[in-house]
Context: one part of a larger RNA
RNA sequence: GGAUGAACGCUAGCGGUGCGCCUUAAGCAUGCAAAUCGAGCGGUCCCGACCUUGUGUCGGGACAGCGGUGGACGGGUGAGUAACACGUAGGAAUCUACCCUUUGGUGGGGAAUAACCCUCCGAAAGGAGGGGUAAUACCGCAUAACUCUGCAAAGAAAAAGGGCUUAACUGCCCGCCGAAGGAUGAGCCUGCGCCCUAUCAGCUUGUUGGUGAGGUAAUGGCUUACCAAGGCUUUGACGGGUAGCUGGACUGAGAGGUUGGUCAGCCACAAUGCUACUGAGAUACGGAGCAUACAUCUACGGAUGGCAGCAACUGGGAAUCAUGCGCAAUGGGCGAAAGCCUGACGCUGCGACACCGCGUGGAGGAUGAAGGUUUUCGGAUCGUAAACUCCUUUUUUCUAACUAUCGUGGUUAGAAGAAUAAACACCUGCAAACUACGUGCCAGAAGCCUCGGUAAUACGUAGGGUGUAAGCGUUAUCC
Numbered sequence: 001g002g003a004u005g006a007a008c009g010c011u012a013g014c015g016g017u018g019c020g021c022c023u024u025a026a027g028c029a030u031g032c033a034a035a036u037c038g039a040g041c042g043g044u045c046c047c048g049a050c051c052u053u054g055u056g057u058c059g060g061g062a063c064a065g066c067g068g069u070g071g072a073c074g075g076g077u078g079a080g081u082a083a084c085a086c087g088u089a090g091g092a093a094u095c096u097a098c099c100c101u102u103u104g105g106u107g108g109g110g111a112a113u114a115a116c117c118c119u120c121c122g123a124a125a126g127g128a129g130g131g132g133u134a135a136u137a138c139c140g141c142a143u144a145a146c147u148c149u150g151c152a153a154a155g156a157a158a159a160a161g162g163g164c165u166u167a168a169c170u171g172c173c174c175g176c177c178g179a180a181g182g183a184u185g186a187g188c189c190u191g192c193g194c195c196c197u198a199u200c201a202g203c204u205u206g207u208u209g210g211u212g213a214g215g216u217a218a219u220g221g222c223u224u225a226c227c228a229a230g231g232c233u234u235u236g237a238c239g240g241g242u243a244g245c246u247g248g249a250c251u252g253a254g255a256g257g258u259u260g261g262u263c264a265g266c267c268a269c270a271a272u273g274c275u276a277c278u279g280a281g282a283u284a285c286g287g288a289g290c291a292u293a294c295a296u297c298u299a300c301g302g303a304u305g306g307c308a309g310c311a312a313c314u315g316g317g318a319a320u321c322a323u324g325c326g327c328a329a330u331g332g333g334c335g336a337a338a339g340c341c342u343g344a345c346g347c348u349g350c351g352a353c354a355c356c357g358c359g360u361g362g363a364g365g366a367u368g369a370a371g372g373u374u375u376u377c378g379g380a381u382c383g384u385a386a387a388c389u390c391c392u393u394u395u396u397u398c399u400a401a402c403u404a405u406c407g408u409g410g411u412u413a414g415a416a417g418a419a420u421a422a423a424c425a426c427c428u429g430c431a432a433a434c435u436a437c438g439u440g441c442c443a444g445a446a447g448c449c450u451c452g453g454u455a456a457u458a459c460g461u462a463g464g465g466u467g468u469a470a471g472c473g474u475u476a477u478c479c
Base pairs, nucleotide, nucleotide: 001479002478003477004476006475007474008473009472010471013358014357015356016355017354018353019351020350021316026314027313030311031310032309035069036068037067040066041065043063044062045061046060047059048058049057050056051054076269077268078267086193087192088191089190090189091188094186095185099182100181101180102179103178104177105176106175107141109139110138116131117130118129119128120127121126147156148155149154161174162173163172164171195241196240197239202232203231204230207229208228209227210226211225212224213223214222244266245265246264247263248259249258250257251256271292272291273290274289275288294305295304296303297302322348324347325346326345330344331342332341333340334339361391362390363389364388371382372381373380374379396416397415398414399413400412401411402410403409423468424467425466426465427464429448430447434463435462436461437460438459444451445450
């Protein structure tokens, strides 16, 4: 000198863009953050229309339940991790819902169960028994191009309907099942790269390899039985410490050094530890079970909870915002669609936290006014600075018209009035900028050398000056 997710002191007019708990991965009142589908299904309630007044037909709406898809995305955090975690370049033994392409099918049956009704237990959370109903829920049978098992012969495995239309046959749309390919996503393996420490020198028994078996979507000591005795290591094993990694960022002429906040990619985690279930996908932040700690309710028998989602609160801290508005845009989920949901996102608010831009007036104006400071008392200086004259209106305040939006607003025209707007640090040298007074090794200053003990350009005040400027200094950290 540059830089910062900064803090502190003094000061402060406006706008745009960005950024904003770096500390206790501490604890969290309250609200919201993941739903949706009646064109899968039966039902309950309400409303309307029609006459044929019926246990009617048609239409609409709400509701819980069964069922489907989505809750594995999106959002947060960086605790753990020195590792195939990440980066890069490859590999073979794999799976992939929705989507796209191609192809073959979609026949005929059955048994239940929620809802509902009845009874009962419990403070509650919740639960038990009986009756009883539907489906795109569940289970057989048939069929099998292709697929799978098998050397072959042979054997095995599917499906679901719904809406619109037609007088009807039918036609169209959305689905369902099998197979092949693609796309996307994911799992696995390997080479190379990847911090400090030897005051850590030896480490290892599923350990290293083989065979059989099991397991997985898949390879593999992944698991297990047996066999062999291997495997790693001064090119640093093992241990200890620290740390999410990268694209990038800062600095530097570069080499390098430092760093990884915001944005993007990957990983890991969801009070702590463990476990599996469902599913195409999870060992699942707002799912389940168990244990632990903490907290809440309790009728003392039990039960409930998890903000490292968005706000908010308590605490901690030098320090970091609103319990805001909207789904109008972009994107996502569900749905045939209308649409519903979306603290993702888009906006607004707060903060000079950072960067950028604008303004605080312009031109003229010498009795060089008054006043301040200083003086060798002549003057010098603040200083064209002010006053004063003319002008302008960015900004500020206000008015009107037009226009737009989820919302704030936006555009144009007009009015008033120089009006509403300058500070901070420094002035011995480094380093741009000097005098007076006060003080007297005191009070104090200080980044370093140092300054101050009676003429201090170094302390304090004033005048003047220098630098930067809505900021200026200080502190911290990096180059």
The prediction has a mean pLDDT of 85. This is a predicted structure of a 479-nucleotide part of an RNA (small-subunit ribosomal RNA, 5' domain) from Candidatus Shapirobacteria bacterium CG07_land_8_20_14_0_80_39_12.